Model confidence (mean pLDDT): 83 of 100. A computed fold for a 1511-nucleotide RNA from an uncultured bacterium, annotated as small-subunit ribosomal RNA. It matches the Rfam family "Bacterial small subunit ribosomal RNA". Its family is annotated with structural constituent of ribosome and ribosome in the Gene Ontology.

[in-house]
RNA sequence: AGAGUUUGAUCCUGGCUCAGAGUGAACGCUGGCGGCGUGCUUAACACAUGCAAGUCGAACGAGAACGGCCCUAGCUUGCUAGGGUGUCAGCUAAGUGGCGGACGGGUGAGUAAUGUAUAGUUAAUCUGCCCCCUAGAGAGGGAUAACAGUUAGAAAUGACUGCUAAUACCUCAUACUCCUUCUCUCUUAAUGAGAGUCGGGAAAUGUCUUUUCGCUAGGGGAUGAGACUAUAUGGUAUCAGCUUGUUGGUGGGGUAACGGCCUACCAAGGCCACGAUGGUUAGCUGGUCUGAGAGGAUGAUCAGCCACACUGGAACUGGAACACGGUCCAGACUCCUACGGGAGGCAGCAGUGAGGAAUUUUGCGCAAUGGGGGCAACCCUGACGCAGCAACGCCGCGUGAGUGAAGAAGGCUUUCGGGUCGUAAAGCUCUGUCAAGUGGGAAGAAACUGUUUAGUGGUAACAGCACUGAGCACUGACGGUACCACUGAAGGAAGCACCGGCUAACUCCGUGCCAGCAGCCGCGGUAAUACGGAGGGUGCAAGCGUUAUUCGGAUUUACUGGGCGUAAAGGGCGCGUAGGCGGUUUAAUAAGUCAGAUGUGAAAGCCCGGGGCUUAACCCCGGAAGUGCAUUUGAAACUGUUGGACUUGAGUAUGGUAGAGGGAAGUGGAAUUCCUGGUGUAGCGGUGAAAUGCGUAGAUAUCAGGAGGAACACCGGUGGCGAAGGCGACUUCCUGGACCAAUACUGACGCUGAGGCGCGAAGGCGUGGGUAGCAAACAGGAUUAGAUACCCUGGUAGUCCACGCAGUAAACGGUGAUCACUAGGUGUUGCGGGUGUUGACCCCUGCAGUGCCGGAGUUAACGCAUUAAGUGAUCCGCCUGGGGAGUACGGUCGCAAGAUUAAAACUCAAAGGAAUUGACGGGGGCCCGCACAAGCGGUGGAGCAUGUGGUUUAAUUCGACGCAACGCGAAGAACCUUACCUGGGCUUGACAUUGAUAGAACCCUUUGGAAACAUAGGGGUGCCCUUCGGGGAGCUUGAAAACAGGUGCUGCAUGGCUGUCGUCAGCUCGUGUCGUGAGAUGUUGGGUUAAGUCCCGCAACGAGCGCAACCCCUGUCUCCAGUUACCAGCGAUUCGGUCGGGGACUCUGGAGAUACUGCCAAGGUUAACUUGGAGGAAGGUGGGGAUGACGUCAAGUCCUCAUGGCCUUUAUGCCCAGGGCUACACACGUGCUACAAUGGGCGGUACAGAGGGUAGCGAAACCGCGAGGUGGAGCCAAUCCCAAAAAGCCGUCCUCAGUUCGGAUUGGAGUCUGCAACUCGACUUCAUGAAGUUGGAAUCGCUAGUAAUCGCGGAUCAGCAUGCCGCGGUGAAUACGUUCCCGGGCCUUGUACACACCGCCCGUCACACCAUGAGAGUUGAUUGUACCGGAAGUUGCCGGGCCAACCCGCAAGGGGGGCAGGUACCCAUGGUAUGAUUGAUGAUUGGGGUGAAGUCGUAACAAGGUAACCA
Repeated sequence: AGAGUUUGAUCCUGGCUCAGAGUGAACGCUGGCGGCGUGCUUAACACAUGCAAGUCGAACGAGAACGGCCCUAGCUUGCUAGGGUGUCAGCUAAGUGGCGGACGGGUGAGUAAUGUAUAGUUAAUCUGCCCCCUAGAGAGGGAUAACAGUUAGAAAUGACUGCUAAUACCUCAUACUCCUUCUCUCUUAAUGAGAGUCGGGAAAUGUCUUUUCGCUAGGGGAUGAGACUAUAUGGUAUCAGCUUGUUGGUGGGGUAACGGCCUACCAAGGCCACGAUGGUUAGCUGGUCUGAGAGGAUGAUCAGCCACACUGGAACUGGAACACGGUCCAGACUCCUACGGGAGGCAGCAGUGAGGAAUUUUGCGCAAUGGGGGCAACCCUGACGCAGCAACGCCGCGUGAGUGAAGAAGGCUUUCGGGUCGUAAAGCUCUGUCAAGUGGGAAGAAACUGUUUAGUGGUAACAGCACUGAGCACUGACGGUACCACUGAAGGAAGCACCGGCUAACUCCGUGCCAGCAGCCGCGGUAAUACGGAGGGUGCAAGCGUUAUUCGGAUUUACUGGGCGUAAAGGGCGCGUAGGCGGUUUAAUAAGUCAGAUGUGAAAGCCCGGGGCUUAACCCCGGAAGUGCAUUUGAAACUGUUGGACUUGAGUAUGGUAGAGGGAAGUGGAAUUCCUGGUGUAGCGGUGAAAUGCGUAGAUAUCAGGAGGAACACCGGUGGCGAAGGCGACUUCCUGGACCAAUACUGACGCUGAGGCGCGAAGGCGUGGGUAGCAAACAGGAUUAGAUACCCUGGUAGUCCACGCAGUAAACGGUGAUCACUAGGUGUUGCGGGUGUUGACCCCUGCAGUGCCGGAGUUAACGCAUUAAGUGAUCCGCCUGGGGAGUACGGUCGCAAGAUUAAAACUCAAAGGAAUUGACGGGGGCCCGCACAAGCGGUGGAGCAUGUGGUUUAAUUCGACGCAACGCGAAGAACCUUACCUGGGCUUGACAUUGAUAGAACCCUUUGGAAACAUAGGGGUGCCCUUCGGGGAGCUUGAAAACAGGUGCUGCAUGGCUGUCGUCAGCUCGUGUCGUGAGAUGUUGGGUUAAGUCCCGCAACGAGCGCAACCCCUGUCUCCAGUUACCAGCGAUUCGGUCGGGGACUCUGGAGAUACUGCCAAGGUUAACUUGGAGGAAGGUGGGGAUGACGUCAAGUCCUCAUGGCCUUUAUGCCCAGGGCUACACACGUGCUACAAUGGGCGGUACAGAGGGUAGCGAAACCGCGAGGUGGAGCCAAUCCCAAAAAGCCGUCCUCAGUUCGGAUUGGAGUCUGCAACUCGACUUCAUGAAGUUGGAAUCGCUAGUAAUCGCGGAUCAGCAUGCCGCGGUGAAUACGUUCCCGGGCCUUGUACACACCGCCCGUCACACCAUGAGAGUUGAUUGUACCGGAAGUUGCCGGGCCAACCCGCAAGGGGGGCAGGUACCCAUGGUAUGAUUGAUGAUUGGGGUGAAGUCGUAACAAGGUAACCA
């Protein structure tokens, strides 16, 4: 510090996810030791049991249990029993009294301020115990508990009578600087301080002892506490108004103390957009975690503050409480009970139950530290110190070290060679931490106290008195712990997660969209580095992973540090309040600001430096820091404030100008429609085409007149005006703003603008008018599968006017307002200035508007660019992933429609912007092709052949399916082929390699059988080498195994081969340049070509694969050669190039030549090239072939072959016989033959090319009507044969008919091949003589030696050809042209497509699940208001009942003061009524979301087939 994820790829925006650190954690697997920490985050749920607050006998009475001492008795001579002793300065359960139980310990429910933090105030206060100072402590009195007796009760607990003490209680005396009244002085902002004065107020000579501890009053200190102020301290406005003791005053009361704290009266205030009030959440802080920081989150342990103590209320006591282990009352719960009544409060330490994912021992000790009481000893102390449990965290240590290659065994893997675990192990040599055992063994302890001693004080003097110092003694829970030594011994001590990318780490097996994984992207459908296992590896390590959660990364709330044209985001527009910001200059001030100082910012923590535990964690000491707050002293630039001045911002005045700016009234013409009348006759109208509709009752058309409403052609213009919406005939009236010019004036008067107010298209609503045209709804006609649409005919609201409401739009420049600055060019509108001409006008120039182009700059890019989206300033509005949703609920507004404000649950990993390359378009442009057109001939109809589908079948083997499957694989299924079916057989196999054995091979015969095969017999002995033993090659047989075999599966695992786009002209690269980039450029453009062919231009320059050419055939010529071909001339001839001969010709076979736009002309850019011409056999690639770029279709083929994987192995292999592939209601493709006279039959007669032939072609001759047979010449072929070419030509018959056309079908008889012709061959002949008279929609081929037509040959092959592959003969028509159909190429455009239009995608309905709104209601919680009722308690009043202290009185009694009791106010729980808020639930209902293959349509994306979209 970043990374993954939207796309085919790119840049951006933007969310999601990951890597880091942390935790009071939990869970899974695992687990050696020690140190230091930490440990109910949930139910402030309920609690059994024990302990957690007592102490003082030196305050008091009392007691005699326990112990001591004494006496007596018994005896087991140290026990038992009895008695005594209260000076034994022992002790003490209970009581009176004092102090402490307000500390310590726990918890975080409540509390958003009665809290906390920081800084202050207290001149408005208190403070037990402690310290210092001053003064004092005199004289008396009456009770009471304990106890005793009586008595009530189950108990808890009492009641009455009687006795008694105090440091308990009371009275009096004395008393200051105390309290109080008044006066004076000083001080303050003010209540303050001091002095005097009236009145008033105290105590315990108590205890022990000889001096302490106590007591009282006053002053001071320390500590602690109370009160007040300022600032800060969550979220919510879908809480906007709250408040009656409320705000203030006066009098009174109350408190330690100010105060509406309380009360009576008076006034009507107080708080709030800087967020009152309400509802919700929460203890606050030092700190902790994270972060570079700013921040964010958090508030366990430790420390400070607060609050609480079963829930609610209340007071008492006290210095302090409204009191955790106190009291009273009410409530809930638990327990006891004799049913009458009582008792209790672990949020103390342990512990139990419950809840929960989850949190420990009913331990030891007061030895240390601290606390309470006490003179002290000492007692108490679950505070605390320790131990126990828990890997819960942090830190440290160990599980060994060195050497060791036969690279062992074994595992895994393998290309079978090896590789790897791996120096790892074993082996050898060492060491000894930890653990174990044995032995030793600390520090933590010093005080108090006691004792010894020295000094000082004290005393008249000693002291056992007090103080100070020194010595000694006493005290350890932890614990025989830390630590040390010794013993033996490598021995007892390693796991967990991960290994597709992010992210370090890879292979095998299993599984087969199953099982499963997953943090995100995503893996898994037979070769999974992603699932499960294994081997190996990587990371961390006594831990490792997972889950949860916080911060970070996230600049993803942006103060540091973001944005708003198109990604989310500018308010529809203006006026303007609060607020924010604000021109030049001067003076003052000092609020902000800056600097210094002081105080504070607790300790701990963080950081730095030291130190202590062997180190570290941990602990100790010191420092720094704590960015803050407050006080104070300065500075005066800037901001603020106050005063003065200025003119440039702003405004006013004067003179002009343009304008659809606004409102009102009036006027006008054109057009539509309607009405009246005339002319006139059959149609009009409408559409893609029609129909509905109108019209013979006279339409449309046309003329004249009239009525009425609405809108204003031309001008008209990226022209004008307005804030926006918007504004368009003309005239008048009223009225707003802008601009220009020149001067004068005011003197910052300005900008923005939350709320607020106003304006605000269309559509809509209300009331009343109006209504010509247009036109939602509606009706009809069409279109369509449907058509609730698009089109047509009608047509009502509405559109218009007046007055109201509504308040929204894609209200858009998708761009808030204002100010300043920053190159230009060119239009246009308005107003001015200047020069010239002095006329129009042109040129230059200023201001204000409005457009285009463009530089810097900016932007993700597109683009913007002085009218900014540039550079700055001020203010406002708005955004924070997509969906849910601008929706629900609530509020406000509205007559309604609805508007505005505005969520959540849930769900997805994207949604999106700009640009790029493709593909596509019922987008555009250019171009090509038998693509259309122009022609010729076909197919589709018939019969037959053949292939396919379907059906059938035991099987009808398999493959091929638009073009690019279907006379295709198959260049030839009777058996074989053959893969299929039925049946019979074989199992190392029909075939290959290795191989022990036997035999040469081989030939003949027998029986069974359909054959395969089985069985029996006979004959037979080869070749090569040889050392003669034998060995070798080939063949047959053959045990056992390895293995063979498979036309079984997967062409979507593959190679190879092939088809297709397409013989279309394209496809790319290097370097350079441009772009952030994908990419672009080149390859586009202007011409041209069959062509990315060539030329020109150009940020490109070159190159490659394709095109073309090079190759073959063919067309012309030359040369060479001349048999089997040829024959001009010569000779012979059986008249046949037959022979002699010839080498001329044809021809054959070689080698060459020729054609290149080379020449001419025209056009064209002086080009490429095109057109025409000449010559030439041939002319513009002469004709044909071979040749197929990058790639596409997961195209075809595992059944040609090869091959991975899988499957099979007495069968899916092999052999055999028979059957099937040849079936047949049907459908399709490809063909043949026809339908006839351009023909058919018969007769005669002519001319090819290219092929094939020895298991072959087979002549002549003879036989047969013929297929063919006999025959065998010749030929291994320019020699012989197949072999007759046919159409053609000549002659003749047929004369338009189902025929002398056509030949299917069927019957008979034959021929040939073959082992075999039934299923199932071809051919011949006789007879038969079907459909068919030119073929619907639709569709195919062909541009010249082509189509059409005619025959010939070949491959396959025993036989079988209408198919296929070739060959020649005869031999046309047409092409104006590129609008349209199809396919293709280039450029461009749009795109929401990229599996690429066979794409994408929307909504209803149906089904399942999920969350949510409404809902008659039902049921909880919280809370307001009104009223009822009112425990305990404080206070006030009464107090007739009762009372010791003091006073009066001889006494009786009275007074003073009180008690019980009663009563009044207040008030908790409670009750009634009525609201509010919020939760759960509810028949039904609404929409929403999600869900491989449901239904209906096709709305959007292309002009998406009606452009889309907003209200």